[in-house]
Formats: sequence, C1' cells, structure tokens
RNA sequence: GGGCGCCUAGCUCAGUUGGUUAGAGCGCCGCCUUCACACGGCGGAGGUCAUAGGUUCGAGUCCUAUGGCGCCCA
Repeated sequence: GGGCGCCUAGCUCAGUUGGUUAGAGCGCCGCCUUCACACGGCGGAGGUCAUAGGUUCGAGUCCUAUGGCGCCCA
C1' cells in the first nucleotide's frame, strides 16, 4: 500500500425484511432478607448506536468518506 471483518450501556454481546419506544447478561445504586456479610428477591440509574455526510415518509440496520481495532496479502 491492497483486500476482508468489526465499532451498540462501565465490560461482554444481541438487535429478523429499514417501521414508530434500542435490549440481555455481568457490573453499579436503592430497598427487602441477615446479628453482619455472601447468596437470593424486588426496583432503579446508565446509550450523540465510532464520527461526518447521503438515500428514504422513516436509518442501529442501506450507500459514501474519515477514524480506531483485528485478520490476510504484498
């Protein structure tokens, strides 16, 4: 330098054919339970869906560029 894949909550990851409100587990916070802790139960907070454009009535999802990470080729 070229090709391919990935980027969504603090972490690991889902998200169907583009469809109205974005989810799970773990973690975090509160309450219950306990003499106390752990476990367990209930509830809650937490997201510019990498960034910028474009297409569309509508984009996490499609297209383009840029950035980051990984694999392969040279």
The RNA shown here (transfer RNA) has 74 nucleotides and comes from an Acidobacteriota bacterium. Rfam family: tRNA. About the family: Transfer RNA (tRNA) molecules are approximately 80 nucleotides in length. Rfam classes the family as a transfer RNA. Its mean pLDDT, the model's own confidence on a scale to 100, is 81.